[in-house]
The RNA shown here (small-subunit ribosomal RNA) has 1428 nucleotides and comes from an uncultured bacterium. Its mean pLDDT, the model's own confidence on a scale to 100, is 83.
RNA sequence: GAUUAACGCUAGCGGCGGGCCUAAUACAUGCAAGUCGAGGGGCAGCGAGAGUAGCAAUACUUGUCGGCGACCGGCGCACGGGUGCGUAACGCGUAUGCAAUCUACCUUCAACUGGAAGAUAGCCCUCCGAAAGGAGGAUUAAUAUUCCAUAGUAUAAUUGAAUGGCAUCAUUUGGUUAUUAAAGAUUUAUCGGUUGAAGAUGAGCAUGCGUGACAUUAGCUAGUUGGUGAGGUAAUGGCUCACCAAGGCUACGAUGUCUAGGGGAUCUGAGAGGAUUAACCCCCACACUGGUACUGAGACACGGACCAGACUCCUACGGGAGGCAGCAGUAAGGAAUAUUGGACAAUGGUCGCAAGACUGAUCCAGCCACGCCGCGUGCAGGAUGACUGCCCUAUGGGUUGUAAACUGCUUUUAUACGGGAAAAAUAAGUUGUACGUGUACGACCUUGAUGGUACCGUAAGAAUAAGCACCGGCUAACUUCGUGCCAGCAGCCGCGGUAAUACGAAGGGUGCAAGCGUUAUCCGGAUUUAUUGGGUUUAAAGGGUGCGUAGGCGGGUUGGUAAGUCAGCGGUGAAAGCCUGUAGCUCAACUACAGAACUGCCGUUGAUACUACCGAUCUUGAGUAUGGUUGAUGUUGCUGGAAUGUGCAGUGUAGCGGUGAAAUGCUUAGAUAUUGCACAGAACACCAAUUGCGAAGGCAGGUAACAAAGCCACAACUGACGCUGAGGCACGAAAGUGUGGGGAUCAAACAGGAUUAGAUACCCUGGUAGUCCACACCGUAAACGUUGAUUACUCGAUGUUGGCGAUACACAGUCAGCGUCUAAGCGAAAGCACUAAGUAAUCCACCUGGGGAGUACGCUCGCAAGGGUGAAACUCAAAGGAAUUGACGGGGACCCGCACAAGCGGUGGAACAUGUGGUUUAAUUCGACACUAAGCGAAGAACCUCACCAGGACUUGACAUCUAGAGAAUCCCCACGAAAGUGGGGAGUGCCGCAAGGAGCUCUAAGACAGGUGCUGCACGGUCGUCGUCAGCUCGUGCUGUGAAGUGUCCCGUUAAGUCGGUUAACGAGCGCAACCCCUAUUGCAUGUUAAAUUUCUCAUGCGAGACUGCCGGUGUUAAAUCGGAGGAAGGCGGGGAUGACGUCAGAUCAGCGUGGCUCUUACGUUCUGGGCUACACACGUGUUACAAUGGGUAGAAACAAAGGGUUGCCAAGCUGCAAAGCGGAGCCAAUCUCAUCAAACCUACCCCCAGUUCGGAUUGAGGGCUGCAAUUCGCCCUCAUGAAGUCGGAAUCGCUAGUAACCGUAGGUCAGCCAUACUACGGUGAAUACGUUCUCGGGUCUUGUACACACCGCCCGUCAAGUCAGGAAAGUCGGUAACGCCCGAAGGGCCCAACAGGGCACCACGGUGGGAUCGAUGAUCAGGACU
Repeated sequence: GAUUAACGCUAGCGGCGGGCCUAAUACAUGCAAGUCGAGGGGCAGCGAGAGUAGCAAUACUUGUCGGCGACCGGCGCACGGGUGCGUAACGCGUAUGCAAUCUACCUUCAACUGGAAGAUAGCCCUCCGAAAGGAGGAUUAAUAUUCCAUAGUAUAAUUGAAUGGCAUCAUUUGGUUAUUAAAGAUUUAUCGGUUGAAGAUGAGCAUGCGUGACAUUAGCUAGUUGGUGAGGUAAUGGCUCACCAAGGCUACGAUGUCUAGGGGAUCUGAGAGGAUUAACCCCCACACUGGUACUGAGACACGGACCAGACUCCUACGGGAGGCAGCAGUAAGGAAUAUUGGACAAUGGUCGCAAGACUGAUCCAGCCACGCCGCGUGCAGGAUGACUGCCCUAUGGGUUGUAAACUGCUUUUAUACGGGAAAAAUAAGUUGUACGUGUACGACCUUGAUGGUACCGUAAGAAUAAGCACCGGCUAACUUCGUGCCAGCAGCCGCGGUAAUACGAAGGGUGCAAGCGUUAUCCGGAUUUAUUGGGUUUAAAGGGUGCGUAGGCGGGUUGGUAAGUCAGCGGUGAAAGCCUGUAGCUCAACUACAGAACUGCCGUUGAUACUACCGAUCUUGAGUAUGGUUGAUGUUGCUGGAAUGUGCAGUGUAGCGGUGAAAUGCUUAGAUAUUGCACAGAACACCAAUUGCGAAGGCAGGUAACAAAGCCACAACUGACGCUGAGGCACGAAAGUGUGGGGAUCAAACAGGAUUAGAUACCCUGGUAGUCCACACCGUAAACGUUGAUUACUCGAUGUUGGCGAUACACAGUCAGCGUCUAAGCGAAAGCACUAAGUAAUCCACCUGGGGAGUACGCUCGCAAGGGUGAAACUCAAAGGAAUUGACGGGGACCCGCACAAGCGGUGGAACAUGUGGUUUAAUUCGACACUAAGCGAAGAACCUCACCAGGACUUGACAUCUAGAGAAUCCCCACGAAAGUGGGGAGUGCCGCAAGGAGCUCUAAGACAGGUGCUGCACGGUCGUCGUCAGCUCGUGCUGUGAAGUGUCCCGUUAAGUCGGUUAACGAGCGCAACCCCUAUUGCAUGUUAAAUUUCUCAUGCGAGACUGCCGGUGUUAAAUCGGAGGAAGGCGGGGAUGACGUCAGAUCAGCGUGGCUCUUACGUUCUGGGCUACACACGUGUUACAAUGGGUAGAAACAAAGGGUUGCCAAGCUGCAAAGCGGAGCCAAUCUCAUCAAACCUACCCCCAGUUCGGAUUGAGGGCUGCAAUUCGCCCUCAUGAAGUCGGAAUCGCUAGUAACCGUAGGUCAGCCAUACUACGGUGAAUACGUUCUCGGGUCUUGUACACACCGCCCGUCAAGUCAGGAAAGUCGGUAACGCCCGAAGGGCCCAACAGGGCACCACGGUGGGAUCGAUGAUCAGGACU
């Protein structure tokens, strides 16, 4: 885009079309083929007339007239209408032929139409039967039938001549003989009848070409193929028969099976094609199923006959009737398809002289949006851009939207009323004219189913009239709410797990519109079966290889022919349709006319380049000869040494062997090792190679024989002999099979030992088939260059093998091979590139998404194993190729880091502190969970904090703003209460002020609102952790690539560093690195308060200097740099800090803060008291103190810091107390005073003497001190007493490379106090070790593989368990189909007998029966497959 459509929602009108695709299923009822009285006998019924009877009504009679049932006869019924069962066929289409034919009615021409006869229906009578129907008798007519006459250009036989052709022959014209015709009617106009010739029309037959699928259908055929003769037919013909011959068809697809009416055309497509066969037209076939003939011009006959069968109906049970695939209609089936309508007015048909009759053909109407076309549902104005709705950043704005309201206008359509067609004339009738009495042309009159329809007019009034689908992308159109992987959507991709433009709804929008969507089907897109117009190295696809049949294709020159080819002309290609033009319905659809087209087929005439065919010729393709040469080419025989194994003998002694390590195994009965001899079988080191040979498989010790092949040279011979090659034939590794040998090694199976969770494996010890030979099978391989064969052409470089040229070991050339690199070109790329995957040609083979499956079934080959051929159902939306970037690897290379190693000290064991889990609880608030949670948020939970729990209270609220009213604020007292709070009483009248009021505060009332540590860190901002202070991460331009991307950023050297240098299709740049900043080490200068005073130093503050690989030497690429040295306080970044690239982890935080959304609102808000966060069988993390002698205690001496804090504070001296502390009060807002003194470790002396101790200090008791409303849950400190575990810590694990670790103390923050052993700072004392980068962990760069990309915590395979589905096999069972053998044999025509009836023979439908074939259904069970 299309449709004979159906379904869903919706629906105003008209025109033109269409309307059982399924059950060729069954059919009630009505109608669909009759007509002619001008063929006939007649007359039942109807009408008229006449007659008789009767007053009449009426009855009866009468074929007299109009006419006419049934009957005889003629014509028609073979048309028209329906359907698509069958048919793969001369059925259809197209083109021819009939010298092999027929044709009623019609037209033309010629001739004729004389006479006679006997019957029979009907009518009448009788009989049988339920009926349908039948029998008999008598009588009768014809355009029925028969006979006679006449007749030829008829038919038949025979015999001449002429002409023509296409083989048989045909045509014309003669002679002779024989045979055959007729019908009448009448109104006298005419209509008929017979014979012959011709035409027209229709039909029959034959032929060329075209016209489905399957080869898992390969052979078929006995009337079969042909001949002779006969029969039959309108006619040819095995159409039929007799005889003879043995043919005929088939790979260019016979036969079989399945499917199917064919065409014009229709749909689609640029076309070529593909699909279709509704409507309309042509042809065919069929008429309940099967068979058969009759009649006839024509049938083997839809509304005829006979027979058989199935079915239905009637029946008196004896017997009969029927055939909607005609029009309506019914039932059934189905997703689905209409009225039991009107009319013969028109067109057409049959009959008829005609009038006319009949006509479900036809013309009309009815139903159905089924399709196409047309029309309408209003138009213009109208902004406060109204209200509602919806949305938002919400005092407001946007949108719906000029939309509405409102004003004006119009009236198609619908409604009402009125008018009102064309379609009708060439008929009939009447009449006129013309001539030639039978035709032509006129006039008048009559006839309309549709239909009072189309159309026209008038009236009123916007009045009567809009939906459907969609809005994530493809694809035009976006928001809100609801829902929360639910409900649902979905054509593909895919949406939905709490902010869904994708579900549902709404608002808005988009598209189409009386329709819109969905489903189904066809073509297109799809160059995705490729003729136009594809491919086969790796995506699917080259046969394992050769020889060769058919076939296809084929070198140069020349002559001929004209089949292909090309051109002209002729015929045909029905009409309709398509296209163009014009015209008619108001337009269009529709219709009419004309043209063009119908790309085809046939005939004829010509052309001859090419192809073909015939003839001649040539040598370059191909082959042969001659001469050389090469090789692991093949077959057969002979033969050699090394190794291995075994046997025998010698020497010799304890192990051997084997592995990652072992064990099994062998060995004192003497192994292994070693020496000698002997035997056996198999394979051939070195040479050896990137080599050579062969068609492929494949071929390797030496040698002989036989056989084959290639190459080179030469140019003697043949003269296109060629290439390819479906089938076919041959060869064909390994394994395997059969028979017979052989059997050393190795070694499936098997056994044992190991390994392992297991180990039916890898490893080890053994070991049988086999491995070897002969003969015969098998016929497959990653049979691979994953690249078919042949021929020609197309830049270069280089190696090598064989030959030739050449005196040549030089050299370059040439032919044939084997390799590597590369240009053009090709290719998706990788790559290929004279050995093409380039450019062309010929032939063969093969491919068409993945799986199912190289499976099943069938066939075929094989001894078997198995091979060849080779599907489908079902299932998935991918499977696959090449390359790219990452990530990963028990891949590689290089490098770094307290990463390991080397060291020092810890943790893990104990007690305690603290955090976490778990448990418990009314609550034990919440968060943080590998590294990157766990002395973390918390730089400090007794109340508060506080978020948790129990209970008591408040509800515009503890807090903010606004409105109104009242009151100064504020302070004090009383009662109740745990407090919050409630109630009451008293004091108090403030500030500014222009005197109106205002500011602030308190209370009361109402509502807007407050409030939430409630949820979502996976909606977010901000901040932070980590990789990681690792050296990386990117960009612009250029270049390369189809592209993703790459290059730069790689490589070499170097560095702490993508730091720098060199090279370089890259050149530059940015964020990182480094530097700039701070502290610190040295020093200069300046200044110097807070010392009683002075100056230098110290110290403090500020500003400078200094270090830059700057200098020297070595190395290095004349580089970067590195090593060493000098000088220097400091040397190669001097030490430390701050500083954290692009990004990763949906990392952490909604409980610091902010914030979207959701949620609570007399509570999830606020407040109070008390409790809890401090619980305690247990587990983990981080710490403290220890376990002791490098120690502890006591005493003593005298030292040495830094950095901080302080007015709600630090607190001196002095005094009291053992002490915590108290009293006290000086000083200090700090270089001044103070915390704070002697800082501690350190040093000296003494004691302790290795113990659970003079170690260790937990725990507990008693007594005190301090803070604070408050110390019970639950604080710290002091004194005395008590004196637990613990004797250096398993597996494992952490920190640290120098002023570091370790040890020692000091200060600060938070803070009333403190659970601080924490954290953050400060100084003091002050080490050991680093060979080195194999290993562990982490990281960086390059490279490699990848089926990973959520990226190895990836991906993914098979069994098993369970369910579902389709197919296969299966003992069988059931059914269909087409044949075959036999039996039976209706009707029928044929033949025979008979000729009155009838009988017989052969053929034959149906039926019966039998064995096979084939297709399908079903089947316990079995095996595999797919999905979950």

The sequence is in RNAcentral, with records from ENA.